[in-house]
Molecule: transfer RNA
Organism: soil metagenome
């Protein structure tokens, strides 16, 4: 070169007939128990703005299709096989 397979919070990882993105888990912060502290149980935990309600964004990057796209299309990038 050429074929394929992967790319989603801090991290493993769901969401596949196209229809509430981030269930669950781990981690991390508070808090509860506790003389302390383990373990345990509660609650928060993608980003920005905002007291707040609540708003706009956001699935490697960029466009395309569609009421609606993480999922379909196209072009790129990283990895990771395979053939030359």
């Nucleotide at each position: 070169g050429c074929c394929g397979g992967u790319g989603u919070g801090g991290u493993g990882a769901a969401a596949u007939u196209g229809g509430u993105a981030g269930a669950c888990g781990c981690g991390a912060c508070a808090g509860a128990c506790u003389c302390a502290a383990a373990a345990u149980c509660u609650g928060u935990u993608c980003c920005u703005g905002g007291c707040a309600a609540c708003a706009g964004g956001g699935u490697g990057c960029c466009g395309g299709u569609u009421c609606g796209a993480g999922u379909c299309c196209g072009g790129c990038c990283a990895c990771c096989g395979g053939c030359a």